Context: one part of a larger RNA
Molecule: large-subunit ribosomal RNA, domain I
Organism: Castellaniella sp. UC4442_H9
RNA sequence: UGCAUAUGGUGGAUGCCUUGGCGAUCACAGGCGAUGAAGGACGUUGUAGCCUGCGAAAAGCUGCGGGGAGCUGGCAAACAAGCUUUGAUCCGCAGAUGUCCGAAUGGGGAAACCCACAGCAGCGAUGCUGUACCGUUGACUGAAUACAUAGGUCAACGGGGCGAACCGAGCGAACUGAAACAUCUCAGUAGCUCGAGGAACAGAAAUCAACCGAGAUUCCGGCAGUAGCGGCGAGCGAAACCGGAGCAGCCUUGACGAUUUAGCAGAUUCGAUAGUCGAACGGCCUGGAAAGGCCGGCCGUAGCAUGGUGAUAGCCCUGUAGACGAAAUCGAGUCGGUGGAACUAGGCGUCAGACAAGUAGGGCGGGACACGUGAAAUCCUGUCUGAACAUGGGGGGACCAUCCUCCAAGGCUAAAUACUCGUGAUCGACCGAUAGUGAACCAGUACCGUGAGGGAAAGGCGAAAAGAACCCCGGAAGGGGAGUGAAAUAGAUCCUGAAACCGUAUGCAU
Numbered sequence: 001u002g003c004a005u006a007u008g009g010u011g012g013a014u015g016c017c018u019u020g021g022c023g024a025u026c027a028c029a030g031g032c033g034a035u036g037a038a039g040g041a042c043g044u045u046g047u048a049g050c051c052u053g054c055g056a057a058a059a060g061c062u063g064c065g066g067g068g069a070g071c072u073g074g075c076a077a078a079c080a081a082g083c084u085u086u087g088a089u090c091c092g093c094a095g096a097u098g099u100c101c102g103a104a105u106g107g108g109g110a111a112a113c114c115c116a117c118a119g120c121a122g123c124g125a126u127g128c129u130g131u132a133c134c135g136u137u138g139a140c141u142g143a144a145u146a147c148a149u150a151g152g153u154c155a156a157c158g159g160g161g162c163g164a165a166c167c168g169a170g171c172g173a174a175c176u177g178a179a180a181c182a183u184c185u186c187a188g189u190a191g192c193u194c195g196a197g198g199a200a201c202a203g204a205a206a207u208c209a210a211c212c213g214a215g216a217u218u219c220c221g222g223c224a225g226u227a228g229c230g231g232c233g234a235g236c237g238a239a240a241c242c243g244g245a246g247c248a249g250c251c252u253u254g255a256c257g258a259u260u261u262a263g264c265a266g267a268u269u270c271g272a273u274a275g276u277c278g279a280a281c282g283g284c285c286u287g288g289a290a291a292g293g294c295c296g297g298c299c300g301u302a303g304c305a306u307g308g309u310g311a312u313a314g315c316c317c318u319g320u321a322g323a324c325g326a327a328a329u330c331g332a333g334u335c336g337g338u339g340g341a342a343c344u345a346g347g348c349g350u351c352a353g354a355c356a357a358g359u360a361g362g363g364c365g366g367g368a369c370a371c372g373u374g375a376a377a378u379c380c381u382g383u384c385u386g387a388a389c390a391u392g393g394g395g396g397g398a399c400c401a402u403c404c405u406c407c408a409a410g411g412c413u414a415a416a417u418a419c420u421c422g423u424g425a426u427c428g429a430c431c432g433a434u435a436g437u438g439a440a441c442c443a444g445u446a447c448c449g450u451g452a453g454g455g456a457a458a459g460g461c462g463a464a465a466a467g468a469a470c471c472c473c474g475g476a477a478g479g480g481g482a483g484u485g486a487a488a489u490a491g492a493u494c495c496u497g498a499a500a501c502c503g504u505a506u507g508c509a510u
Base pairs, nucleotide, nucleotide: 001509002508003507004506005505006504007503008502009501015495016460017459020431021430022428023427024426025425026424027423028422029420030419031162032161039101040100041099042055043054044053046079047078049075050074051073061095062094063093064092065091066090070083071082072081106115107114108113116131117130118129119128120127121126133159134158135157136156137155138154139153140152141151166197167195168194169193170192171191177184181231207214208213218245219244220243221242222241228236229235249412250411251410253352254351255350256349257348263338264337266335267334268333269332270331271330272329273328275324276323277322281296282295283294284293285292297315298314299303307317308316361385362384363383364382365381366380367379368378371397392407393406394405395404396403447454448453467494470481471480472479473478
């Protein structure tokens, strides 16, 4: 030095576990905000820090309910001081307080800071209230300029900002594909902007159809990768009609009439936001421990819903099945009142009426329609033009006639449809710590970057800390005894503890 055996160190694989994730289903909710949001800064407990809660009334205050023995949040014990059957802590509902920043709104500003004015109260320190901008409406004023208008002032009301996706509108790419590339495609996608709602949009035929007829819209399955469009390339790609889901129709203008709807308050029912009751077991054995084994019982509208308890528990605990429950706030339904067509899309009857013009259409240039200008109808319109008036007008894919069908140039409208930041319940031939969220752990943290932004690693002693008193070596670290424990090669770098790698002992070989 090598090999073998044994025994260690190092290391943290593997197994087991799960507080966290992932994906669904059902129900709910679908907004919050000048009554100051979302998100923060700074404070706040008897004791330093962080998290959570809260706001100078600061881990809290008040009221009303629930509940019933301990409590003063967590890491995280200890000490101190207290509270509590005169019902605390805790849970629910309603209220009070709520510093400073932030739309931030008195002015300023390098966010969490600086500086004001007016009124009121107070001796004062000081406190309270108001003071942004825009829009609408109203009142008062008021130029050039007589009436007026513009402008000004004041008041009331509203708006502003945030939020995951879904929705409508405006603007709108490129990579890519076409095996290059320009029309084309990607795609009206991504992105940006504006706006709204719990859905949005659309919507009651100037629609389709085909000589038969249908009867608003939306969504799904067919029709159909069809008809078509297309450097007829790549590709793009309908509709009628049929079957389903779901169905609902109306107003626009005046008079008259009789009633109901919305709204408002009440009663009542159901539900949401705390909760309550809830069956039935003992002995022996093994063991550290019984829920295991054996023996004998019991309950079951509850025995594979669940979780826990020193190993595997129907009968130990929490629960489950089942049965109950609200002072307060909220939602939905019903009932009888009130109300009288209004901040609403909106009722009915009778009569009289009304029925949309720079519009339809046309020329030129574009865009949308599955349809790339084409034979190109239809829809929108930048520009120039420009009708008719129900004896009228639009459409039926150039255009004309006949025929059929509908009535534009005003408006509203539930459901079926889309989505999930979020709440509750339930589920999984989903993951199990290099997996599953980036994040099971104080993670969008540490750290990196001027910044936009990028972005980790890191779980497990034990049933219980019983977390090793005391002695010895050592400056300490660490170790040896002792003790705890079932186990300490479970000793806090702590379950299991693979391999690489490094030792020690013995044997053999060299």